[in-house]
Context: one part of a larger RNA
RNA sequence: CGCGUAGUUAGACGGAAAGACCCCGUGCACCUUUACUGCAACUUUACAUUGGUGUUAGGAAAAACAUAUUUAGCAUAGGAGGGAGACAUUGAAGCAAAAGCGUCAGCUUUUGUGGAGUCACCAGUGAAAUACCUCUUUUGUUUUUCUUGAUAUCUAACUGAUAGCCGUUAUCCGGCAUCAAGACAUUGUAUGGUGGGUAGUUUGACUGGGGCGGUCGCCUCCCAAAUAGUAACGGAGGCGUGCGAAGGUAGGCUCAGAACGGUCAGAAAUCGUUCGUAGAGUGCAAUGGCAUAAGCCUGCCUGACUGUGAGACUGACAAGUCGAGCAGAGACGAAAGUCGGUCAUAGUGAUCCGGUGGUUCUGAGUGGAAGGGCCAUCGCUCAACGGAUAAAAGGUACGCCGGGGAUAACAGGCUGAUACUGCCCAAGAGCUCAUAUCGACGGCAGUGUUUGGCACCUCGAUGUCGGCUCAUCACAUCCUGGGGCUGGAGCAGUCCCAAGGGUUUGGCUGUUCGCCAAUUAAAGUGGUACGUGAGCUGGGUUCAGAACGUCGUGAGACAGUUCGGUCCCUAUCUGCUAUGCG
Numbered sequence: 001c002g003c004g005u006a007g008u009u010a011g012a013c014g015g016a017a018a019g020a021c022c023c024c025g026u027g028c029a030c031c032u033u034u035a036c037u038g039c040a041a042c043u044u045u046a047c048a049u050u051g052g053u054g055u056u057a058g059g060a061a062a063a064a065c066a067u068a069u070u071u072a073g074c075a076u077a078g079g080a081g082g083g084a085g086a087c088a089u090u091g092a093a094g095c096a097a098a099a100g101c102g103u104c105a106g107c108u109u110u111u112g113u114g115g116a117g118u119c120a121c122c123a124g125u126g127a128a129a130u131a132c133c134u135c136u137u138u139u140g141u142u143u144u145u146c147u148u149g150a151u152a153u154c155u156a157a158c159u160g161a162u163a164g165c166c167g168u169u170a171u172c173c174g175g176c177a178u179c180a181a182g183a184c185a186u187u188g189u190a191u192g193g194u195g196g197g198u199a200g201u202u203u204g205a206c207u208g209g210g211g212c213g214g215u216c217g218c219c220u221c222c223c224a225a226a227u228a229g230u231a232a233c234g235g236a237g238g239c240g241u242g243c244g245a246a247g248g249u250a251g252g253c254u255c256a257g258a259a260c261g262g263u264c265a266g267a268a269a270u271c272g273u274u275c276g277u278a279g280a281g282u283g284c285a286a287u288g289g290c291a292u293a294a295g296c297c298u299g300c301c302u303g304a305c306u307g308u309g310a311g312a313c314u315g316a317c318a319a320g321u322c323g324a325g326c327a328g329a330g331a332c333g334a335a336a337g338u339c340g341g342u343c344a345u346a347g348u349g350a351u352c353c354g355g356u357g358g359u360u361c362u363g364a365g366u367g368g369a370a371g372g373g374c375c376a377u378c379g380c381u382c383a384a385c386g387g388a389u390a391a392a393a394g395g396u397a398c399g400c401c402g403g404g405g406a407u408a409a410c411a412g413g414c415u416g417a418u419a420c421u422g423c424c425c426a427a428g429a430g431c432u433c434a435u436a437u438c439g440a441c442g443g444c445a446g447u448g449u450u451u452g453g454c455a456c457c458u459c460g461a462u463g464u465c466g467g468c469u470c471a472u473c474a475c476a477u478c479c480u481g482g483g484g485c486u487g488g489a490g491c492a493g494u495c496c497c498a499a500g501g502g503u504u505u506g507g508c509u510g511u512u513c514g515c516c517a518a519u520u521a522a523a524g525u526g527g528u529a530c531g532u533g534a535g536c537u538g539g540g541u542u543c544a545g546a547a548c549g550u551c552g553u554g555a556g557a558c559a560g561u562u563c564g565g566u567c568c569c570u571a572u573c574u575g576c577u578a579u580g581c582g
Stems, first nucleotide, its partner, number of pairs: 001582008010574003014569002022404004027400002029396004035201005041194003045190004051154016068137001069105001075130001078136005085119003094113008159180004164176004204216003213233001217239006240385001241283001242342002247301007255279001257275005281290002284347001286345003305328004311322003317386001330339003353379007361372002411458001412456001413454003417451001419447006428438002465539001466537003470531001471528005478502003481497005504518005545563004549558003
């Protein structure tokens, strides 16, 4: 060196399982609820099934009877008409009793007594004149009919029951009988309510992983690299309007501030002089403008017009913006002219649907109408602001599927803020003296070891803390060895060289760590996928069960706690060990 045999598991990001963690999907399932919307169920009411009678309350109609008061007037005059008589032994006036009405004056009725007149016309008062008759109004009583509600009662619908009889040798059912209950209940239709009992669904996106937080449209500035445009969870601020004058036009004016002067009057009120390019003002943010003013004041007005619009800017589109000119009717101005809101840039919302007004449009045989169209206008924190619906929240550790290393947790990588180590400067401490020793304020490196940042390999899987076993390397050396400095007597301290060897055992805790105890020459610091689970363990973390505390209405949740909880692989290759043959 070649070929074997027997071992061992360090590697083949070994095998197994399209990762269960994490994120994504306008995926799924199940669960919850004061998410949304249905449905079952329960319930209210009406009608039907559903009938008789009584009582009571109300309504309507009819009949009878009564009733009707300003003042004046004999006096309680409803209205209109007729009317000169009407009533009376079929019992008048008067008297007594009772009842009703009442404006407290009286009126009416009934009974008894009584035994012959009473009332009207006339007169008078008044708007109207009475007896008597007819019609009628208000209010009330009674009766009848109809009707509504409540209530009571009945039995015949309907309902239930039976050691009964029958079908029938039948614990069902039906018929008969009897009893109970009863127009209730039940059921149907319509209707209001309750309604996770049940069902279908929804529960946004951005995001230096996701969640929590924040944001989502529009305006101004910077970033923005001298046209325009230009991102970030970059840096600063505003808007969701105001104003019939703060608009149009014509005319006029000039601000802030300072100095000086001046009664009360002061730093600052109002007044005067001078200087004063703007240092003011602009309804409000910022920017750009503005003194010929766009700033301030006054007069007159309503162009904060109707119909259009050459041509441009801008935008993927949809939108958005500017606009001379023409026609009409106007405002102001002597005129030229200016005026289609506001110094400009924010002050906003598509479509559908619906409302209102107008209209020489349409009008399902025709005429109309309804409806529709067109013009004008109104109704959205549709603010997640290009607006999925008129209408919508959560849990899943019981979870499932499709994907992702497009994206987190472990490890690696990059970085090195943080960490550790070293150095520079040297104020100061060190009696004096910066540098024996320590070293502020600062500065510069190194390492890759902590906490991080990034998200580059890996989500068709790279097993995660600690322990055990077995180690191997670095040196920034804990001990042992050599040397320098000294504020080196010794013991110590500090610095340089040095990795050969060594570097303990127990108690508590899952612990690494740490604390404690006893030793030791010393009980080093780190790397090795925080070495090592195809070597072991499985106490912790991190599934399914259960409980406590807390949170939540709840399903459930908690770098809170607690008890419990399946660790697979027969070695093909490389490596290594032992051994055989050539």